């Protein structure tokens, strides 16, 4: 001087979908922040309910596909979401401190 990695403190960013049955509603369709059950996922929760506001959990913070836009996108697959590939070297996107850790440089001593 202080890498990688791990942990930690404070701060910040973000999403919350799909299916079935029932209920509501003038039948169906569409719709609903309602009830029950199921699926995927790290996460699909709760309160409030006028305002998408507050809280929790979870993930992510520039080494940034957390998440948003394009996008009611294209192909495969699925009841559908999810998933796989493309788009995609696309356009955006939220950070500082500490500890552990040992690397590099220099000096001294000993052999």
């Nucleotide at each position: 001087u202080g890498a990688a990695a791990u942990c930690u403190c404070a701060g910040g960013g973000g999403g919350u979908g799909c299916c079935g049955c029932c209920g509501c509603g003038a039948u169906c369709c569409g719709g609903c922040a309602g009830g029950c059950g199921g699926c995927u996922g790290a996460g699909a929760g709760g309160c409030a309910a006028a305002a998408g506001g507050c809280c929790a959990a979870c993930c992510c913070c520039u080494c940034g596909a957390a998440c948003c836009u394009g996008a009611u996108c294209c192909g495969g697959c699925u009841c559908g979401c999810a998933c796989c590939g493309g788009c995609g070297u696309a356009g955006g996107g939220a950070u500082g401190g500490g500890a552990u850790g040992g690397g590099c440089c220099g000096a001294g001593c000993u052999u």